Glycine riboswitch aptamer from a Syntrophomonadaceae bacterium, 103 nucleotides, folded computationally.
The sequence was found by an Rfam model in a public genome assembly.
Of the family's consensus pairs, 90% are formed in the model.
Its mean pLDDT, the model's own confidence on a scale to 100, is 81.

[in-house]
RNA sequence: AUGAACCUCGUGGGAGAGUUCUAAUUAUAGAACGCCGAAGGUGCAACCUUCCGCUUGGCUGGCGGCAGGGAAACUCUCAGGCUACAGUACCAUUGGGGGACGU
Numbered sequence: 001a002u003g004a005a006c007c008u009c010g011u012g013g014g015a016g017a018g019u020u021c022u023a024a025u026u027a028u029a030g031a032a033c034g035c036c037g038a039a040g041g042u043g044c045a046a047c048c049u050u051c052c053g054c055u056u057g058g059c060u061g062g063c064g065g066c067a068g069g070g071a072a073a074c075u076c077u078c079a080g081g082c083u084a085c086a087g088u089a090c091c092a093u094u095g096g097g098g099g100a101c102g103u
Base pairs, nucleotide, nucleotide: 001103002102003101006098007097008096009095010093011092012091013090018033019032020031021030022029023028034082035081036080040078041076043074047069048068049067051065052064053063054062055061
C1' cells in the first nucleotide's frame, strides 16, 4: 500500500395456498374436509468408482449386473404454512463483524 472469495448479523426487496363449525374475547385455540411449497428435511438423472460376468489369443476398450458416490427453484409434503402481522428460499449490500494481520 492492499485486503478478495466466502461466512455471519443488520438493512431493502420477497411469493403461494381456505372454507365451515365450536369455544373464547381479541385479531387466539380446536375439529372436519380441502390446499401451498421458498425455513428445515426426503428422494434421484447424467456422470464417476470398486467388484463380478461376457467379449478378445491377451491387453486396452466395449456391453451388462450389484453396490457406493452423485444437483436443483425438480420431487415428497415429514416438518412448516393457508386474514393481517411475523417468518420464508432467493436477490442486493449503500452498513457492522469475521476471513485477516494475510499478501